[in-house]
RNA sequence: AAAAAAUCGGGCAAACCGGUCGAAAGACCGGGACGCAAAGCUAUGGGCCUAAAGCUUUUAAGCUAUGGCUGCCAGGUUGCUUAUA
Numbered sequence: 001a002a003a004a005a006a007u008c009g010g011g012c013a014a015a016c017c018g019g020u021c022g023a024a025a026g027a028c029c030g031g032g033a034c035g036c037a038a039a040g041c042u043a044u045g046g047g048c049c050u051a052a053a054g055c056u057u058u059u060a061a062g063c064u065a066u067g068g069c070u071g072c073c074a075g076g077u078u079g080c081u082u083a084u085a
Base pairs, nucleotide, nucleotide: 002084003082004081011036012035016031017030018029019028020027021026034071040077041076042075044074045073046072047069048068049067053064054063055062056061057060
């Protein structure tokens, strides 16, 4: 410096359940483990979710992020371990 086989030690925690917040998506806390070598951080590009408010109209729908998701894929940034070269 590259790479991600295996081991030890530790780390994170999907679904689901309870509580709180939120219009919702979703977030946080506790329980719980499907998985994860960046499942650490960052909404920067793409993607996805939601639509309170706004706009349109046939008043019930449609459109829009200023609301979210980094455990969807990239980019940026920091970092543990070690067979091997």